[in-house]
Context: one part of a larger RNA
RNA sequence: UGACGGGGGCCCGCACAAGCGGUGGAGCAUGUGGUUUAAUUCGAAGCAACGCGAAAAACCUUACCAGGGUUUGACAUAUACCUGACCGCAUUAGAGAUAAUGUUUUCUCUUCGGAGACGAGUAUACAGGUGCUGCAUGGCUGUCGUCAGCUCGUGUCGUGAGAUGUUGGGUUAAGUCCCGCAACGAGCGCAACCCUCACCCUUAGUUGCCAUCAGGUAAAGCUGGGUACUGUAAGGGAACUGCCGGUGAUAAACCGGAGGAAGGUGGGGAUGACGUCAAGUCCUCAUGGCCUUUAUAUCCUGGGCUACACACGUGCUACAAUGGUCGGUACAAAGGGCUGCCAAACCGCGAGGUUGAGCUAAUCCCAAAAAACCGAUCUCAGUUCGGAUUGGAGUCUGAAAUUCGACUCCAUGAAGGUGGAAUCGCUAGUAAUCGUGGAUCAGCAUGCCACGGUGAAUACGUUCCCGGGCCUUGUACA
Numbered sequence: 001u002g003a004c005g006g007g008g009g010c011c012c013g014c015a016c017a018a019g020c021g022g023u024g025g026a027g028c029a030u031g032u033g034g035u036u037u038a039a040u041u042c043g044a045a046g047c048a049a050c051g052c053g054a055a056a057a058a059c060c061u062u063a064c065c066a067g068g069g070u071u072u073g074a075c076a077u078a079u080a081c082c083u084g085a086c087c088g089c090a091u092u093a094g095a096g097a098u099a100a101u102g103u104u105u106u107c108u109c110u111u112c113g114g115a116g117a118c119g120a121g122u123a124u125a126c127a128g129g130u131g132c133u134g135c136a137u138g139g140c141u142g143u144c145g146u147c148a149g150c151u152c153g154u155g156u157c158g159u160g161a162g163a164u165g166u167u168g169g170g171u172u173a174a175g176u177c178c179c180g181c182a183a184c185g186a187g188c189g190c191a192a193c194c195c196u197c198a199c200c201c202u203u204a205g206u207u208g209c210c211a212u213c214a215g216g217u218a219a220a221g222c223u224g225g226g227u228a229c230u231g232u233a234a235g236g237g238a239a240c241u242g243c244c245g246g247u248g249a250u251a252a253a254c255c256g257g258a259g260g261a262a263g264g265u266g267g268g269g270a271u272g273a274c275g276u277c278a279a280g281u282c283c284u285c286a287u288g289g290c291c292u293u294u295a296u297a298u299c300c301u302g303g304g305c306u307a308c309a310c311a312c313g314u315g316c317u318a319c320a321a322u323g324g325u326c327g328g329u330a331c332a333a334a335g336g337g338c339u340g341c342c343a344a345a346c347c348g349c350g351a352g353g354u355u356g357a358g359c360u361a362a363u364c365c366c367a368a369a370a371a372a373c374c375g376a377u378c379u380c381a382g383u384u385c386g387g388a389u390u391g392g393a394g395u396c397u398g399a400a401a402u403u404c405g406a407c408u409c410c411a412u413g414a415a416g417g418u419g420g421a422a423u424c425g426c427u428a429g430u431a432a433u434c435g436u437g438g439a440u441c442a443g444c445a446u447g448c449c450a451c452g453g454u455g456a457a458u459a460c461g462u463u464c465c466c467g468g469g470c471c472u473u474g475u476a477c478a
Base pairs, nucleotide, nucleotide: 001478002477003475004474005473007472008471009470010469011468012467013466015462016461019426020425021424022423023422026317027316028315029314030313031312032311033310034308035307042053043052064303065302066301067300068299069298070297073126077125078124079123080122081121083119084118088103089102090101091100092099093098106117107116108115109114128292129291131290132289133288137286138285139281140280141279142277144275149188150187151186152185153184154183155164156163157162168179169178170177194269195268196267197266199237200236201235202234203233204232208227209226210225213224214223215222240263243257244256245255246254247253319419323378324377325376326375327374328373335366336365337364340359341358345354346353347352385416390411391410392409393408394407395406396405432454433453434452435451436450437449438448
């Protein structure tokens, strides 16, 4: 100087408390461990691994296993020699990769000798490696933590390591600001500048909108017309403790108030200091070293990653009446669409099929929002709750759903009556609850990312648990 303390002081955080809803019990989905296996590819391991890499494992992916093939190679560059093709089509053999046969088949210049381009073959250099080392590395990322800290120059003090500044008195979300001070300044962080939401104005007027005028309909901005309003999207304005009162040290600031769409950081996002964990990643990529080179490379078929006495994590659905079922009637936002989204009509109980209008989209389509509301029924039961499991029949995608897809219909109708010890999230348009869209994608979502609808309860307080910041103290620790 740090680190640590079941030392002290001050302060903060859904840290506790106060509340609301869960997990832990059931069934299923998914990940992991273990076991099994020819293989169940590999990585991730307290918080910070475990719906994680994977924003899609039937083939492919795919790295694993079995079998069948190839060896200048699936891919790149160069040289030499040789050749004129390569590709495509057909037949045969084969699980296919592939092999054989047949057929078809180059270009430019030219002094007609040849040269060049391109492709195939042979040979040589070499290619290749998701092989090892993240404890050789770059890059990227997690975490403490959006915590308020981390440092430097000069000066001063100390023999020195170092100290001071950065401590102290107040204050703040903040090393934020004020005052004081052997310090005076500065840098990286904080804040602001950026995006978005909330209010207003200007501009614009279609594909959006419809107040006034006219037409028109069963109804409808449907039509003429208009650009006022809504909305859209570009630019600006607006909030600064600016104003008033009080407290305070006359300071910084705090408390209350006015006006205001918004008030003291207005809500949300992006933004992550010096560093810590030899944290993670050599399987995104790049890369040193090592290893491999008829194999640890590469092609193909099939299998596996989907196994199952069990254990754990994360979720979904429930256990019902604040509910289930049936009928009717409303109200969103944000997205996506040409190998696409697919209206209307017809067929089918349905998944879906047939046909086909519109749309390269503020125009057309996906598209029905659901919870809610109105009415009917069920009457507390393992039930008209719950839907697992199983049988049968189908639909769709795709060469192909057996291992191993999703969905539909009929039948079946398991556990489950609110969950021990323990444990998690959340402070407001939040929790809870209800649907909607997107990426990936031929097909496949209870996951992920985003969107809106309905919409709470509680916070006395900081003694205690956890994590963190500052000062101080002890130490046989570095």
The prediction has a mean pLDDT of 84. This is a predicted structure of a 478-nucleotide part of an RNA (small-subunit ribosomal RNA, 3' major domain) from a metagenome. Rfam family: Bacterial small subunit ribosomal RNA.